This is a predicted structure of a 99-nucleotide RNA (Glycine riboswitch aptamer) from an Actinomycetes bacterium.
RNA sequence: GUAUUUCACACGGGAGAGUCCUUGCCGGCAGCCAGCCGGUCGGGCGCCGAAGGAGCAAUGUCCCCGGAACCUCUCAGGCCCCAGGACCGUAUGAAUGAG
Numbered sequence: 001g002u003a004u005u006u007c008a009c010a011c012g013g014g015a016g017a018g019u020c021c022u023u024g025c026c027g028g029c030a031g032c033c034a035g036c037c038g039g040u041c042g043g044g045c046g047c048c049g050a051a052g053g054a055g056c057a058a059u060g061u062c063c064c065c066g067g068a069a070c071c072u073c074u075c076a077g078g079c080c081c082c083a084g085g086a087c088c089g090u091a092u093g094a095a096u097g098a099g
Base pairs, nucleotide, nucleotide: 005095006094007093008092010090011089012088013087018045020044021043022042024040025039026038027037028036029035046079047078048077052075053073054072055071060065
């Protein structure tokens, strides 16, 4: 100390799937009765996968093993909006550092 690579942080972009049914509770509208809307803790069925997690091919390996994903599983998470979100772009900082 350049390219590169890794990590952190900031900004921007970023998909999919029920605004389903239901007990209780809370709030609002109405208020004769009965209802309607929203929220929340549970329960039920259905679904999504791009946080995380798990599984595996080939190469390699005497064997054990090892081994990736945006592939699979769906434990977790999610299914109006918000939030989150693999990944991508830009900038900064630290580390690495061929040439």

Notes: The source organism's lineage runs through Bacteria, Bacillati, Actinomycetota and Actinomycetes. Rfam family: Glycine riboswitch aptamer. From the family's description: This family represents the bacterial glycine riboswitch. It was read from a public genome assembly, where an Rfam model found it. Of the family's consensus pairs, 85% are formed in the model.